[in-house]
């Protein structure tokens, strides 16, 4: 290179959750780490505090997103 295989966005159903979101099944927009894992940044959620006329912003906690990024760990095939 080629071939075989892998994962599965939106959306739908059911369940869980206060929410963000998550699980299972269906479904494929995409993915060579779309495998693992919240260490750093970012984003979302929520409680309290502070500021503000309000919209909203900031701080400290809560929960989440790895299919937002960096760093870390692991890893399939691979001809000439």
């Nucleotide at each position: 290179a080629a071939a075989g295989g892998g994962c599965a966005a939106a959306c739908c159903a059911c369940g869980c959750g206060a929410a963000a979101g998550c699980g299972u099944g269906g479904g494929a927009c995409g993915c060579a780490a779309a495998g693992c894992a919240c260490c750093g940044g970012g984003c979302c959620u929520u409680a309290g505090g502070c500021g503000g006329a309000a919209a909203c912003g900031c701080c400290u906690g809560u929960g989440g997103c790895g299919g937002c990024c960096g760093a870390g760990c692991u890893g399939c095939c691979g001809a000439a």
Source information: A computed fold for an 80-nucleotide RNA from a soil metagenome, annotated as c-di-GMP-I riboswitch aptamer. The prediction has a mean pLDDT of 87. The model forms 95% of the base pairs in the Rfam consensus. The RNAcentral record of the sequence draws on MGnify.